[in-house]
Context: one part of a larger RNA
RNA sequence: GGAUGAACGCUGGCGGCGUGCUUAAUACAUGCAAGUCGAACGGAGACUUUGUAGCAAUACGGAGUCUUAGUGGCGAACGGGUGCGUAACGCGUUGGUGACCUGCCCCGAAGUUGUGGGAUAACAGUUCGAAAGGACUGCUAAUACCGCAUGUGGUCAUGGAGGUUAGAGGCUAAUGACUAAAGCAGUAAUGCGCUUCGGGAGGGACCUGCGUCCCAUCAGCUAGUUGGUAGGGUAACGGCCUACCAAGGCUUCGACGGGUAGGGGACCUGAGAGGGUGGUCCCCCACAUUGGCACUGAAACACGGGCCAAACACCUACGGGUGGCAGCAGUAGGGAAUAUUGGGCAAUGGGCGAAAGCCUGACCCAGCAUGCCGCGUGUGCGAUGAAGGCCUUCGGGUCGUAAAGCACUUUUCUGGGAGAUGAGAAAGGACAGUAUCUCAGGAAUAAGUCUCGGCUAACUACGUGCCAGCAGCCGCGGUAAAACGUAGCGGCAAGCGUUAUCC
Numbered sequence: 001g002g003a004u005g006a007a008c009g010c011u012g013g014c015g016g017c018g019u020g021c022u023u024a025a026u027a028c029a030u031g032c033a034a035g036u037c038g039a040a041c042g043g044a045g046a047c048u049u050u051g052u053a054g055c056a057a058u059a060c061g062g063a064g065u066c067u068u069a070g071u072g073g074c075g076a077a078c079g080g081g082u083g084c085g086u087a088a089c090g091c092g093u094u095g096g097u098g099a100c101c102u103g104c105c106c107c108g109a110a111g112u113u114g115u116g117g118g119a120u121a122a123c124a125g126u127u128c129g130a131a132a133g134g135a136c137u138g139c140u141a142a143u144a145c146c147g148c149a150u151g152u153g154g155u156c157a158u159g160g161a162g163g164u165u166a167g168a169g170g171c172u173a174a175u176g177a178c179u180a181a182a183g184c185a186g187u188a189a190u191g192c193g194c195u196u197c198g199g200g201a202g203g204g205a206c207c208u209g210c211g212u213c214c215c216a217u218c219a220g221c222u223a224g225u226u227g228g229u230a231g232g233g234u235a236a237c238g239g240c241c242u243a244c245c246a247a248g249g250c251u252u253c254g255a256c257g258g259g260u261a262g263g264g265g266a267c268c269u270g271a272g273a274g275g276g277u278g279g280u281c282c283c284c285c286a287c288a289u290u291g292g293c294a295c296u297g298a299a300a301c302a303c304g305g306g307c308c309a310a311a312c313a314c315c316u317a318c319g320g321g322u323g324g325c326a327g328c329a330g331u332a333g334g335g336a337a338u339a340u341u342g343g344g345c346a347a348u349g350g351g352c353g354a355a356a357g358c359c360u361g362a363c364c365c366a367g368c369a370u371g372c373c374g375c376g377u378g379u380g381c382g383a384u385g386a387a388g389g390c391c392u393u394c395g396g397g398u399c400g401u402a403a404a405g406c407a408c409u410u411u412u413c414u415g416g417g418a419g420a421u422g423a424g425a426a427a428g429g430a431c432a433g434u435a436u437c438u439c440a441g442g443a444a445u446a447a448g449u450c451u452c453g454g455c456u457a458a459c460u461a462c463g464u465g466c467c468a469g470c471a472g473c474c475g476c477g478g479u480a481a482a483a484c485g486u487a488g489c490g491g492c493a494a495g496c497g498u499u500a501u502c503c
Base pairs, nucleotide, nucleotide: 001503002502003501004500006499007498008497009496010495013375014374015373016372017371018370019369020368021334026332027331028330030329031328032327035074036073037072040071041070043068044067045066046065047064048063049062050061051060052059053058081287082286083285090212091211092210093209095207096206097205100204101203102202105200106199107198108197109196110195111194112193114148115147116146117145123138124137125136126135127134128133153179154178155177156176157175158174161172162171183192184191185190213259214258215257220250221249222248225247226246227245228244229243230242231241232240262284263283264282265281266277267276268275269274289310290309291308292307293306312323313322314321315320340366342365343364344363348362349360350359351358352357378408379407380406381405388399389398390397391396413441414440415439416438417437418436422431448492449491450490452488453474454473455472460487461486462485463484469476470475
């Protein structure tokens, strides 16, 4: 000198854009953050309309619209947060899978409105419990569940042939066995679905070469350890697991141990080489009070799912229950220190739905403070060089064209009027009566802060008298202090200075 997620002191007019718990992965009151589909299903309720009987009240039906607790489907594994752990195939980069999986989406082939069955929630009744929540009996539906048929295909078995390869679970012929489905809307056309298989896209899993902090005051480490055989398990290879067999495997090219730490793209600095950092944004990983476990599912060992244990907190009728902000706000605590319990789904994106649409603290905006950038706090003229302050050799010098005064302008400001783009064909805007435009008014509403001995731009006077104080280093102050305090001068300027950290 540059830089910062900064803090502190003094000060403060405006706008645009960015950014904001670096500490306690501490504990959390309250609200919201993941739902949706009635065009899968049976009920229930409300309203409208209508048929039959009847004089009517009413009774028994039909149709339509809306709402919906429950069954069912899809989603909830995305999006959002944090950096505890991890020195590791975690990450980065290069390859591999002849060892693999893939819901929704796209393409292709074939099938499905073939035929049957038994349940169950809702509901009704009885009943237990303070509650949370159950138990029993009876009824009912489905794109829920279970059979049978068919088999384009697929899988497996038998035994065979050919070619490729390091290696076949790959391709091709035969025989046998096993193996599927669901309907809904519509007058219909048709549309949306369902099943099996092949391919694709995107996504994921595993393996691998190389790279990836400090300590040798850590030198030896290892028993599923290293390899084999067989089996289990997995989507899949594998000591991944088990049994048996062998005795191996790693290490001064740093094993093992200890400390620290999420990694990268990037960011800061530097002429570069390098050094430092990993906040915001993007990619990957890990985690969700702590530890463990599986279930469902295409995918989780699952932040707002489940079970068990532990700590903590809350409710209780003392028998027993409930909870998890490292989502968005917010509270307490810690700290030098970090924001609103705001508006909206208008845009972008996501979930569901045929759609209308619903949901979305993702997101878009606004609020508060902090950084960067931009603008302003007037402009011109104005010498009796006014008053006043300071200095003075008492002549004068200086603040100083500075002020006053005269003329002018209106960025900003105040008030009035008009008023968007963002919304791709109509309508639809939280922001917002905002930006912007225009009219009127009037210099009006707007300057501080640090320094002045040297480094380092800026010197004199007074006060003080080793006191009060200053200080980054050297050092100033004990009676004429250019170093303290005030006046005046210099620097930067809506900032200025200090502290901390990096180059």

The part of an RNA shown here (small-subunit ribosomal RNA, 5' domain) has 503 nucleotides and comes from an uncultured Chloroflexota bacterium. The prediction has a mean pLDDT of 82. The RNAcentral record of the full RNA draws on ENA and SILVA.